[in-house]
RNA sequence: CGGAUUGACUCUGGAGAGUGAUCGAAAGAUCCACCGACGGGGCAGGGGCAAGGCAGGUUCGCCCCAAACUCUCAGGUUUUGGACAGAGGGGCGG
Numbered sequence: 001c002g003g004a005u006u007g008a009c010u011c012u013g014g015a016g017a018g019u020g021a022u023c024g025a026a027a028g029a030u031c032c033a034c035c036g037a038c039g040g041g042g043c044a045g046g047g048g049c050a051a052g053g054c055a056g057g058u059u060c061g062c063c064c065c066a067a068a069c070u071c072u073c074a075g076g077u078u079u080u081g082g083a084c085a086g087a088g089g090g091g092c093g094g
Base pairs, nucleotide, nucleotide: 009088010087011086012085013084018032020031021030022029023028033077034076035075039073040071041070042069045065046064047063048062049061050059051058
């Protein structure tokens, strides 16, 4: 200097579950019921190490990663958030 990737940012799409009750002018608060696709926890699963002469198998062994599964702590069901997906990177002056 150039390129690629990742993250952040911007735009678009984006599921589920209450037209609940009470108080309040409202914002909200409390209670009950429910949802899972912010986050978080758990395991399934995968990998490594150790034991073992080698290989395979095995282990109530240790460590790492860990799902859209699961839990419902948080969050949400009073329209905002939202996993994930797609796209994007202007002009002028100094």
This is a predicted structure of a 94-nucleotide RNA (Glycine riboswitch aptamer) from a Gammaproteobacteria bacterium.
The coordinates come from a structure-prediction model, not an experiment, and the mean pLDDT is 76.